The part of an RNA shown here (small-subunit ribosomal RNA, central domain) has 346 nucleotides and comes from a bacterium. It matches the Rfam family "Bacterial small subunit ribosomal RNA". It was read from a public genome assembly.

Context: one part of a larger RNA
RNA sequence: CUGGGCGUAAAGGGUUUCGCAGGCGGACUGUUAAGUCUGGUCUUAAAUACUGGGGCUCAACCCCAGCUACAGGAUUGGAUACUGGCAGUCUUGAGGAUACCAGGGGGAACUGGAAUACUCGGUGGAGGGGUGAAAUCCGUUGAUAUCGAGUAGAACGCCAAUGGCGAAGGCAGGUUCCUGGGGUAUUCCUGACGCUCAGGUACGAAAGCUAGGGUAGCAAACGGGAUUAGAGACCCCGGUAGUCCUAGCCGUAAACGAUGAAUACUAGCUGCUUUCUUUUAGAGGGUGGCGUAAGCUAACGCGUUAAGUAUUCCGCCUGGGUAGUACGGCCGCAAGGUUAAAACUC
Numbered sequence: 001c002u003g004g005g006c007g008u009a010a011a012g013g014g015u016u017u018c019g020c021a022g023g024c025g026g027a028c029u030g031u032u033a034a035g036u037c038u039g040g041u042c043u044u045a046a047a048u049a050c051u052g053g054g055g056c057u058c059a060a061c062c063c064c065a066g067c068u069a070c071a072g073g074a075u076u077g078g079a080u081a082c083u084g085g086c087a088g089u090c091u092u093g094a095g096g097a098u099a100c101c102a103g104g105g106g107g108a109a110c111u112g113g114a115a116u117a118c119u120c121g122g123u124g125g126a127g128g129g130g131u132g133a134a135a136u137c138c139g140u141u142g143a144u145a146u147c148g149a150g151u152a153g154a155a156c157g158c159c160a161a162u163g164g165c166g167a168a169g170g171c172a173g174g175u176u177c178c179u180g181g182g183g184u185a186u187u188c189c190u191g192a193c194g195c196u197c198a199g200g201u202a203c204g205a206a207a208g209c210u211a212g213g214g215u216a217g218c219a220a221a222c223g224g225g226a227u228u229a230g231a232g233a234c235c236c237c238g239g240u241a242g243u244c245c246u247a248g249c250c251g252u253a254a255a256c257g258a259u260g261a262a263u264a265c266u267a268g269c270u271g272c273u274u275u276c277u278u279u280u281a282g283a284g285g286g287u288g289g290c291g292u293a294a295g296c297u298a299a300c301g302c303g304u305u306a307a308g309u310a311u312u313c314c315g316c317c318u319g320g321g322u323a324g325u326a327c328g329g330c331c332g333c334a335a336g337g338u339u340a341a342a343a344c345u346c
Base pairs, nucleotide, nucleotide: 004317005316006315007300008299012314014203015202018200022196023195024194026090027089028088029087030086031085032084034083035082036079037078038077039076040075041074042073043072050066051065052064053063054062055061093193094190095189096188097186098185099184100183101182105179106178107177108176109175110174111173112156116152117151118150119149120148121147122146123145127138128137164171165170208249209248210247211246212245213244217243218242222238223237224236225235260313261312262311263310264309265308268290269289270288271287272286273285274284275283276282277281295302296301319346320345321344328339329338330337331336
């Protein structure tokens, strides 16, 4: 390479948002004849190989004659189902229009209450806090408790769900503005405009980085108290980065459904959600559970939301360790990321 695979054994890219090149592509008609099929001609050197014969005493070896096929290349004639090219037509795929609908989808501004902490004031007078038990710690300069007032930052109880939205990451107090996507109905319009997508582009939790702000609570590091043989920990008292905002980087996660995208087909039962209708009910979109009906699987299990049956396109795997490391390249302020081996060893 071929072959075989990728839920859990090695293997689905974080997402597929956008999507170039490339690959693949709906129904019908005509034409062409590039692919495809088929006939002829030319070519495919000699030697070698094969068959027959001959020469070295035999053989190896050498010589002569014959046979040359398949495949390939060129040229020419033909076939036209399929693929391709060209022309035309169509509506089922795709998109649009109109009407309506659901939603924590995104961005910005404004705003609300509970809780917490702090500050001030009142009451009060000895403890409080914390733990397995304690201590560090706070408190007569009046704590804890309680009442009133104020300030601050962060997060949004109930609703709430096994529920909704988003490509993924993710998204939740309320109101307004801007804005993306989706669904249903009519079947009105365009007429294959589609699918996938190397490279590219965009987005991408947390942590981390740069600059400026902010800092209530929590809390790496750090300090102290305990525990312990020790305790660099678990427990306790404190506490700084950080967590929050703005602008810019980083580009990784068990980024998981450990399951790429699209399309078609293959028994059902039962929830939730959403739309429509002719509203016992039916049709469509989404999201769960069960389950063998079939089937698949090494098993577990999957099973119309497939891990079934097929097609198209992309990514990836090829014994364990070394190692997702070294070197080099690219990216980054750095941390590091990405691409990615070998010696050696079992």